RNA sequence: AAAUUUAAUUAUUUUUCGGAGAGUUUGAUUCUGGCUCAGAACGAACGCUGGCGGCGUGGAUAAGACAUGCAAGUCGAACGGGAUUAUUUUGGUAGCAAUAUUGAGAUAAUCUAGUGGCGAACGGGUGCGUAACACGUGAGAAUCAUCCCGGAAGUGAGGAAUAAUUCGCCGAAAGGCGGACUAAUACCACAUGUGAUCGUAAGAUUAAAGUGGGGGACCGCAAGGCCUCACGCUUCCGGACGAGCUCGCGGCCUAUCAGCUAGUUGGCGAGGUAAUGGCUCACCAAGGCUUUGACGGGUAGCUGGUCUGAGAGGACGACCAGCCACACUGGGACUGAGACACGGCCCAGACACCUACGGGUGGCAGCAGUCGAGAAUCUUUCACAAUGGGGGCAACCCUGAUGGAGCGACGCCGCGUGGAGGAUGAAGGGAUUCGUCUUGUAAACUCCUGUCACCACAGAACAAGGUUUCUGUAUUAAUAACACAGGAAUUUGAUGGUAUGUGGAGAGGAAGGGACGGCUAACUCUGUGCCAGCAGCCGCGGUAAUACAGAGGUCCCAAGCGUUGUUCGGAUUUACUGGGCGUAAAGGGUGCGUAGGAGGCCGGGAAAGUCUGAUGUGAAAUCCCACCGCUUAACGGUGGAAUUGCAUUGGAUACUGCUCGGCUCGAGGAUCGGAGAGGAAAGCGGAAUUUCUGGUGUAGCGGUGAAAUGCGUAGAUAUCAGAAGGAACACCAACGGCGAAGGCAGCUUUCUGGAAGAUUCCUGACUCUGAGGCACGAAGGUUAGGGGAGCAAACAGGAUUAGAUACCCUGGUAGUCCUAACAGUAAACGGUGCACAUUAGGUGUAGGCGGAUUCGACCCCGUCUGUGCCGCAGGAAACCCAUUAAAUGUGCCGCCUGGGAAGUACGGUCGCAAGAUUAAAACUCAAAGAAAUUGACGGGGACCCGCACAAGCGGUGGAGUAUGUGGCUUAAUUCGAUGCAACGCGAAGAACCUUACCUGGUCUUGACAUGCAUUGUUCAACUAGUGAAAGCUAGUGUCCCGCAAGGGAGAAUUGCACAGGUGCUGCAUGGCUGUCGUCAGCUCGUGUCGUGAGAUGUUGGGUUAAGUCCCGCAACGAGCGCAACCCCUAUGGUUAGUUACACGUCCGCAAGGACUCUCUAGCCAGACCGCUCUGUUUAACGGAGAGGAAGGUGGGGAUGACGUCAAGUCAGGAUGGCCCUUAUGACCAGGGCUGCACACGUACUACAAUGCAUACUACAGAGGGACGCAAGACCGCAAGGUGGAGCUAAUCUCAGAAAAGUAUGCCCAGUUCGGAUUGGAGGCUGCAACUCGCCUCCAUGAAGCCGGAAUCGCUAGUAAUGGCGCAUCAGCUACGGCGCCGUGAAUACGUUCCCGGGUCUUGUACACACUGCCCGUCACAUCAUGAAAGCCGGUUGUACCCGAAGUCAUUUCGGUGCCUAAGGUAUGGCUGGUGAUUGGGAUGAAGUCGUAACAAGGUAGCCGUAGGGGAACCUGCGGCUGGAUCACCUCCUUU
Repeated sequence: AAAUUUAAUUAUUUUUCGGAGAGUUUGAUUCUGGCUCAGAACGAACGCUGGCGGCGUGGAUAAGACAUGCAAGUCGAACGGGAUUAUUUUGGUAGCAAUAUUGAGAUAAUCUAGUGGCGAACGGGUGCGUAACACGUGAGAAUCAUCCCGGAAGUGAGGAAUAAUUCGCCGAAAGGCGGACUAAUACCACAUGUGAUCGUAAGAUUAAAGUGGGGGACCGCAAGGCCUCACGCUUCCGGACGAGCUCGCGGCCUAUCAGCUAGUUGGCGAGGUAAUGGCUCACCAAGGCUUUGACGGGUAGCUGGUCUGAGAGGACGACCAGCCACACUGGGACUGAGACACGGCCCAGACACCUACGGGUGGCAGCAGUCGAGAAUCUUUCACAAUGGGGGCAACCCUGAUGGAGCGACGCCGCGUGGAGGAUGAAGGGAUUCGUCUUGUAAACUCCUGUCACCACAGAACAAGGUUUCUGUAUUAAUAACACAGGAAUUUGAUGGUAUGUGGAGAGGAAGGGACGGCUAACUCUGUGCCAGCAGCCGCGGUAAUACAGAGGUCCCAAGCGUUGUUCGGAUUUACUGGGCGUAAAGGGUGCGUAGGAGGCCGGGAAAGUCUGAUGUGAAAUCCCACCGCUUAACGGUGGAAUUGCAUUGGAUACUGCUCGGCUCGAGGAUCGGAGAGGAAAGCGGAAUUUCUGGUGUAGCGGUGAAAUGCGUAGAUAUCAGAAGGAACACCAACGGCGAAGGCAGCUUUCUGGAAGAUUCCUGACUCUGAGGCACGAAGGUUAGGGGAGCAAACAGGAUUAGAUACCCUGGUAGUCCUAACAGUAAACGGUGCACAUUAGGUGUAGGCGGAUUCGACCCCGUCUGUGCCGCAGGAAACCCAUUAAAUGUGCCGCCUGGGAAGUACGGUCGCAAGAUUAAAACUCAAAGAAAUUGACGGGGACCCGCACAAGCGGUGGAGUAUGUGGCUUAAUUCGAUGCAACGCGAAGAACCUUACCUGGUCUUGACAUGCAUUGUUCAACUAGUGAAAGCUAGUGUCCCGCAAGGGAGAAUUGCACAGGUGCUGCAUGGCUGUCGUCAGCUCGUGUCGUGAGAUGUUGGGUUAAGUCCCGCAACGAGCGCAACCCCUAUGGUUAGUUACACGUCCGCAAGGACUCUCUAGCCAGACCGCUCUGUUUAACGGAGAGGAAGGUGGGGAUGACGUCAAGUCAGGAUGGCCCUUAUGACCAGGGCUGCACACGUACUACAAUGCAUACUACAGAGGGACGCAAGACCGCAAGGUGGAGCUAAUCUCAGAAAAGUAUGCCCAGUUCGGAUUGGAGGCUGCAACUCGCCUCCAUGAAGCCGGAAUCGCUAGUAAUGGCGCAUCAGCUACGGCGCCGUGAAUACGUUCCCGGGUCUUGUACACACUGCCCGUCACAUCAUGAAAGCCGGUUGUACCCGAAGUCAUUUCGGUGCCUAAGGUAUGGCUGGUGAUUGGGAUGAAGUCGUAACAAGGUAGCCGUAGGGGAACCUGCGGCUGGAUCACCUCCUUU
C1' cells in the first nucleotide's frame, strides 16, 4: 500500500520497499565533541601489469595562437552569352575521289563565368558574458510569420535600364575607373479591384511573371493562338511550424554592502516598432524601490537530469535532449520572412602574414591536425550506402550533419588463460622443538576438451529507392502528357571479404596487482637498530619488529589492481523529517515597546489557507515495471507506470485566517483597609576616628612572627574638658522586606512608582512575546566645580628574602563624598529568557483576608501572594532539579556547532580618552572539555601506631690509627654494589696462588668434555740441553692375549665436528635476595546497588599488638596474611645416666658403688582472662586482686600476604640472543688490586683519678681440636723454642676469663694519661715477607684535655661496660663478622611538633601519580598573518576634451547636426600584489629568569576596572563561589 473483516485507528492474509557501524581524549568510566576509516560514484590522472570481443566515451587547463585540406551550395525547366561534342544545311581551302580542314546557319546534348531565384538566420562548435523574464513552470494580449496545408479571387497590357561581353586606362597585388552593346521570373509605371488598409460615410489608396510537357478539331505562311497538365507569380481569409512581447511563482553566497533612483516613477501629446511600453522626445507632477534585503560586491550559462542518500536532503549540470549567450576585442547598421549574421559588410583596436613600402590580407569556441600551457584528453581516415538538411519538375549535386572505421583497459558488460585423474606426499624453496611441518594434487605423469587467438573455405542483414517498360485508376475533349497503384527487367553498400558459419591443428600463444598491528579478511623467518624507513586514524622503529626492508606462506580482487584528487554517505556533526543552551559550546545585564509571530467563549456570512473530484499541462530521453531483439550481458525496441509540480474549474466548511453581531473566565479599571532599607528632595541626630585648644601627667608610645622606619623631654602615648570637620549609620537584623535589574538600612517631613489582599461595581479580548529602537544600568574610569575625617591604587621608607618592583609595617596622592555631564562594562549568576496551563505531598517563614474561639487577643483551622528546606512521579551523562522544575505541553525572542589563533586583526558605529560594540581568516593540534570512579598527593581535617618525638643513657661529627668508598694517579691500579635499602658491602681472610687487570715470553682441536676418521709406537714415564718459567729440542721408551703373523686395551699424532670466554645485555630470563614491613593489610564467590568505571562486603560504634574479637548493617560466606602449631629459654614431675655430680649420708681396706642435689636429654605437667571484684545496658574487651616459677601474645628465634621499586645479581651457578676463535681462549714470570694534594662512611684507641700502674685474689658460658689441639718439664725478659704425656674428646687440650675485689703508688700535669710515628734487635708462617705479613723486646714518644652545624642507637637482663670462643686460614692486615657468658642502669608527663606507617573524610588542572602538573618574559630557528612611507596592477564612478563607422534629422547636395565605440585629462571608490621596518601569533627532547595557577598551591581563586612592575604578576575598589578549614546561627530530615 492492497484485499477481506470489525463498532473501531480492530483483526487476518498477501505483496512491495526499508535505516548496521568502528578507531581515537582516561589509570579505568559515562557523556559531550571533533578528527579518521569501512560504501558508492567519476569526462579522471599517476604507479605496476596487460589475452580477446561488444557497447559507450575521450581538451575539464589557455574564450591561448594557428600552417594545410575540407565543413554551403544549388537551379540552364528564370535570362542573355560562352565553350565542347554530335547531327544537319550551306560556303571556302587541299585532293581525282573517299575524305581532311576551315567559316556561316539550324537542331540536339553536355559543361559553364555573370544577371536572377531560393538557401546561406538551419545544421555544427563553445560556455566568455549573464543573478537577468536568461532559464524552469503556468498564464496572457498589442504582433509577425519565407517555405508548407485548406479556402476565395486573379495572373491584362507597356516601358526604361544594367551585369556578362567588348574597348580603353590605373595598380606589384588585391582590385578599381571610364566608354559602348544586351536579356530576364531583375527594375519601373499603367489597367483591373474578389479582397485588404484608412474613413461615420461619401470616397480614397493598393497586385502580379512567367517557364516546361502534351495535344484532336478550329484559326494562322510560320512562330503560335487555343485546349490541357505541371511548376510558378499576385491579393485576401484560416491553419500549422516558428519567432517577438507581457505577467504570477521557483532556484547561489555576502549586512564587515543600508539606503538606492532625474528618464528616475506616473500622466498628456508626439515619434518609433511587426507589436505593447520612457522604447525615444517635449511639457506637467514628485514620485518609484527597500530588512519579505533595495543598491553594491563575489561566484555562476539555466533545465530535463546525473551521483549519493532509507528518505528528506546534499553536491553536480561531461556525453544525450530543450532553451539562452557568444564567434579575435569593442561599436554599428545593411540585406532579408527571419540576423544586428561563426566560414557577410563598415569602423576602431590588438595580433599575425604578403608587399615593388604606395598599399593590401586574415580570424578553427566547424572536422581532422600543429604549437603552447598542463597531472591530463584521439586519425591532417572512409562514404554520402542509410537517416536528415539545402537547391532542383526531376535525374541529380552539395552536406567533416550523419553513418562507419582508427587510437586510448577511460568506463560498463561478456569470454578465456584449460578439465578429470594423480602420493614417492618427488625435487627445489620456506619454517623447525631437528621429530617433522608447509608450498601440495600443486607439479611431473596419464586420459580428455577445443572457447578465444591462428590457418583454410563459404559468406550476410542494414536496399527503401532510381531508370526503362507493361497494366490499371484518376484527370482531361483525349486511348497524349502528368500523378497514383501493381508487375517485369535493370541498377545503388562506406563499414567489408567484416559479422557469422564449416573445417583444421595444438594445452599449445594468454596473470597480475595490492594487502597481511587494530579498525580489516590474511603470519612466520632473516636483515636493520628512534638509523634507514612506514603511516588513513591510533601509532610502529632505541638488538629477539606479525607495523621498516627482503623472503616464504596466506588473504582479497582479477585484465586488471592499487594510489591520488573530487562528490554524497556514514555525520541526528546545521537536526523539516531529526539536535541543543544550570555545570560540556550556547539565555541578551534589565525593562518599556515598534514591525513581525502567536492568540479566550458563542453565533451568522463568505470561502483565502485546508480537504476532495474533474480538465489542461508537466517534451523526448533517463529512473521503475512488463514483454521483446542482439548466443548472454552491457546495449537497444514497444507499452505502461511515474513525473510528488503549476493552472483552470465543480464541490465540502470541521479547523485557521477574513468579516458582522454578542459574552465574561484572560487583561484592565473602580472602592477599602494594611505591609515594605522601592525612588527623589529637604531637615535633624547620637556614637566613633582624626585634628586643634587648654588641664593633669612622665618616658616612653606605636608596630610585628620578630623587628625597624615612624611619633615622643620643643612633653608624646594615657587621661579630662571644649571646639572643628567629613564620612558612615552599631544593637534591632532575620536564607526577613522592597525593587525590572543594577541595587536599597539612623530619624522626621513633603512629593512619588509598584506589588499583595478583600469587595465583585465597570470596560469587553483591550492579550503574550518582541528583530530594530528607547530608557535604566555595581565598581572602577573621564570632564568641570566643590569637599576631603577615615580608608587608600600610585609613590616613599622600614622589614622579609638568594632577589622581593609582593605578601607584613610606618606614611601617603588620585580616588572614595556632593553637583552637572560622559562612559555602558562585571562570576551584571539561580552561571537557569519571558508568558500561560497541567502534574503527590510534608515543614518553616513574611504580608493580607476569612472561620472558630475569646471581653479582646494568642494558640488552632482554611485561603491568596511572596520567600526557604526536604521529598514522590518524571527528567538528567552524572551531579542534581522536582508546583519558585532542569517534569509535561504551547507561543515568541536571544544564542551554540572541536581546541588554539581570538572576543584578536581589518572595516563600520559610538566615545574627550580609556575603550565599548559588531566580528573574521591564514596557520596549527587530535584532541580541548563535563560529571562521576579508583588511587596518589596536600605547607587539608579527624582517629591510631612506631625509640617517631619527648624523658633519659651512651655515642658519631673534632684527634690518631684501621677499614671501605669517591676522586686523583697509573702500563694496570680487574669487576660489581650508589638515598633510606652502596660505602668493616660480594671478600668466612689479594705476599705467589687466588686474579678476572697490566707488561713480557709462549701454545693453537687447545688447560677441560664427547664423537668420527686417520696414523700405527709416534705417547705415559725417565734422561739431557736451553730458558725466568711456561715451553721448545733431542734420546730411551706402554700393557694384555698369541710361537709368530696379528688382535685387543690405554694414551697420543694429524684432520674434522667442536671445546673455551669472569666478553656484552639483570632493560630478554629462571632462581635467589634487599626494601616498604612482621606494617595489617590484600582479595574472591554469590547476592544487592549503580547506564558504567565501580561500590557494598572491608564502612559505622566499641576493642585489640593485629581486617584481634564483639555489636550493628544488603549483605552472606570464603581465601592469602594476623594468631596458633615449630625451636631456645624460665618452674616442676617422671624416666635414664658416663666421661658429669662427690658438700652430705651409707657400703667398701682401696679402686669403686648406692641415694639426694647439680648437670645432661627424652617424655610429660603448667598459663586458659581459668578464678574474685569492677567498668558500660549486653558483648568483645579493659582495670584491680588472689594463687602461681611465670599473667594477660611470659622473653627470644624461625616464619615475610597481594604487591612496589624494569631495586640487586649474566662475576656463585643456570640460561635466550649477540660477539671472539693462532684469540676477547690457554700457560708462565714479574708487577698491580696495598699506588695519595684530598672528601665521605663504618669502626678501634684515647683524651684520664668512677682513672692508670704494680702486686695479690675469686667467679663463666659457648665453642674448636688428627696434615689437629697439645699438658707437665726445661730454655728465652718476651714473641717463641726444645720436647712430647693425653685426646678420634661432658674423660685430654686450647684455657690464664676479664671487669669486679684487696693492697700500694700516681695527685690533675700533655702527666706514671695517650699511644701514633720512627730507629734498633729478635721470633713465627711460608718456595719466597722489597714492593706487601703478623708478633715480641729496647728506645722514641705525635695528635689529642670530651669535640661546630648536624646526627645515630637503645625501654630490661635492654643500654652501657668487661673479657672468652669460632669460621675463613700456611701465615696474616680481625680493631671486621658470627656467637658466649660476667657486671648491670636511667627514663617514658605525654602525642602539640619532626619522620615513617595504617583507617576514614575532603580538595585536586596529579595518574611516569608532588622528584607531579604548569605560567609568562627573554634568547635561537621555521611558518602563516596584521600595520607601514610608498610602489605596481585590476575594476568602477564623476566631470571635461577629442570623436571613427553608422542610423536618424537637415541640406544650398558641397555638407552640417544629435547620439556614440576606442582614445585622452583630472579626481574619487572598491580590490589584489609587493614593501625597509614593526606588532602580536603558532610550532620546535633536553637554553635563561623566576614560580603565577592546580592542595587552604603555601597571600583562596576568579570577573570587571584603574595604576604599577624584567616576567609570570602585584595592589586598590566593587562583585562571584566555580574556596579549603574551624566555630557559631537558622532551617530541614530522623529519633
Small-subunit ribosomal RNA from a Verrucomicrobiales bacterium, 1535 nucleotides, folded computationally. The sequence was found in a public genome assembly. It matches the Rfam family "Bacterial small subunit ribosomal RNA". Its family is annotated with structural constituent of ribosome and ribosome in the Gene Ontology.